A computed fold for a 391-nucleotide RNA from Segeticoccus sp., annotated as Bacterial RNase P class A. Its mean pLDDT, the model's own confidence on a scale to 100, is 76. It matches the Rfam family "Bacterial RNase P class A". By type it is a ribozyme.
RNA sequence: UGAGUCGGUCAGACGGUCGCGUCAGGUGGUGCCUCCCUCGGGACGGCGCCGCCUGCCGAGGAACGUCCGGGCUCCACAGGGCAGGGUGGUGGCUAACGGCCACCCGGGGUGACCCGCGGGACAGUGCCACAGAAAACAGACCGCCGCCGGGCGUCUCGACGUCCGGCGGUAAGGGUGAAACGGCGGUGUAAGAGACCACCAGCGCUCGGGGUGACUCGAGCGGCUCGGUAAACCCCACCUGGAGCAAGGUCAAACGCAGGCGUUCGAGGGCGGCCCGCCCGAGCCUGCGGGUGGACCGCUAGAGGCUGCCGGCAACGGCAGUCGUAGAUGGAUGGUCGCCCGUCGAGCUCGCGCUCGACGACAGAACCCGGCCGAUAGGCCGACUCGUUCG
Numbered sequence: 001u002g003a004g005u006c007g008g009u010c011a012g013a014c015g016g017u018c019g020c021g022u023c024a025g026g027u028g029g030u031g032c033c034u035c036c037c038u039c040g041g042g043a044c045g046g047c048g049c050c051g052c053c054u055g056c057c058g059a060g061g062a063a064c065g066u067c068c069g070g071g072c073u074c075c076a077c078a079g080g081g082c083a084g085g086g087u088g089g090u091g092g093c094u095a096a097c098g099g100c101c102a103c104c105c106g107g108g109g110u111g112a113c114c115c116g117c118g119g120g121a122c123a124g125u126g127c128c129a130c131a132g133a134a135a136a137c138a139g140a141c142c143g144c145c146g147c148c149g150g151g152c153g154u155c156u157c158g159a160c161g162u163c164c165g166g167c168g169g170u171a172a173g174g175g176u177g178a179a180a181c182g183g184c185g186g187u188g189u190a191a192g193a194g195a196c197c198a199c200c201a202g203c204g205c206u207c208g209g210g211g212u213g214a215c216u217c218g219a220g221c222g223g224c225u226c227g228g229u230a231a232a233c234c235c236c237a238c239c240u241g242g243a244g245c246a247a248g249g250u251c252a253a254a255c256g257c258a259g260g261c262g263u264u265c266g267a268g269g270g271c272g273g274c275c276c277g278c279c280c281g282a283g284c285c286u287g288c289g290g291g292u293g294g295a296c297c298g299c300u301a302g303a304g305g306c307u308g309c310c311g312g313c314a315a316c317g318g319c320a321g322u323c324g325u326a327g328a329u330g331g332a333u334g335g336u337c338g339c340c341c342g343u344c345g346a347g348c349u350c351g352c353g354c355u356c357g358a359c360g361a362c363a364g365a366a367c368c369c370g371g372c373c374g375a376u377a378g379g380c381c382g383a384c385u386c387g388u389u390c391g
Base pairs, nucleotide, nucleotide: 001387002386003385004384005383006382007381008380009379010378012340014338015337016336017335018334020058021057023055024054025053026052027051028050029049030048031047032046033045034043035042036041060362065372067371068370069369070368071367072244073243074242075241084240085239086238087237088236089103090102091101092100093099104118105116106115107114108113119235120234124233125232126229127228128227141174142173143170144169145168146167147166148165149164150163151162152161153160154159155158182200183199185197186196187195201225203222204221205220206219207218208217209216210215248297249296250295251294255289256288257287258286259285260284261283268280269279270278271277304323305322306321307320308319309318310317311316341360342359343358344357345356346355347354348353
């Protein structure tokens, strides 16, 4: 310096102005309660509601999707089993997981590194398109070989050559296919064939070495070789109750039912407390049910973040210190202007640069947390790989 791999990180900055939401404070109005009272009213109080003012704070790396797992809540539940669903190399991490870390095996890449829905196909069943003769107790289209019959040719006259037909052998060669029942060399044979032999590959068994393990390395032996597919049924091992914050809880208006008291022998209410008095007067009280255009709680401090040290390859764990305001419920977190920053384009300029314009993503809380998948303009940082050049 070119090309790349992996990981982390930012998510435009500042100011003016208009606006939204929670909370706190102040202030005005208003309702109820309480209190005072000279009975006219009043507030030094409490609880709400509606405005105004001031102040603090106010989305994300994915808040998204709702695909997994958990907390929390309610319901169900003696114990065991079946069915259904899920997971699937090994070891670890974790509250848990289908997540993460490390490793193994297989595949890809020169490499950093990436990808794998990675148990079992001698327990059984099913399927294997097209092409091809044959696709799973294999198979003869061409080719090769043998025998029989016939035609033709040659000659030393019963043999040879060639062609055609029939019967049979053959998986070496051609051709088809994603896949054709090991590869290569030799022996053998009419031609061939693990039929036999050496080597190689694969599978299985035994022994030895390494590893917690998946697995791996080495030696020997065996029959010679057994197709693929389980995101097909199935088998094996392990896990697994259901619904979800519209969970669930507290309070509650209308209305209904029951009981009690009362209707000129006046319950109850009003004139804010008491007495008297005046007025209205047929309903009132209690309990149970009910559940509104309802209200409130749940509601955000949690398996929390950051820093340092320690243990561990790592995921992660331990200890210490430190930090701390989103909680809406028709659902707030925005608009606009200026200036700066970045990218692109145009114009001017020898050039440095200047001016103008456009653009700055994906997306957005709704009980909370751990993951995963996919979306994302433009940057920044770190580690590593392959090449080129120079020293």

A source record names the gene rnpB.